Predicted 3D model of an 84-nucleotide RNA (transfer RNA) from a Bacteroidales bacterium.
Taxonomically the source falls in Bacteroidales (Bacteria, Pseudomonadati, Bacteroidota, Bacteroidia).
It was read from a public genome assembly.
Rfam family: tRNA.

RNA sequence: GCCCCGGUGGCGGAAUUGGUAGACGCGUUGGUCUCAAACACCAAUGGAGUAACAUCCUUGCCGGUUCGAUCCCGGCCCGGGGUA
Numbered sequence: 001g002c003c004c005c006g007g008u009g010g011c012g013g014a015a016u017u018g019g020u021a022g023a024c025g026c027g028u029u030g031g032u033c034u035c036a037a038a039c040a041c042c043a044a045u046g047g048a049g050u051a052a053c054a055u056c057c058u059u060g061c062c063g064g065u066u067c068g069a070u071c072c073c074g075g076c077c078c079g080g081g082g083u084a
Stems, first nucleotide, its partner, number of pairs: 001083007010026003019067001027045006046057003060076005
């Protein structure tokens, strides 16, 4: 250089013939239980912003297609593997 696979909340990891982004698990926070804790169970949990709402943003980055993109197309960045 060329080819293949991957990049999604704090972490792992789902969602693919394009249609509510984040299922499930871990972690964290609050609660129940306990003398106290652990375990277990219940609830909440992306970011910015606000007194609280509202509102805006969010699938590596920049564009494109589309009414609509994690998903399709182009370029680029990063990680892993293969090849001379």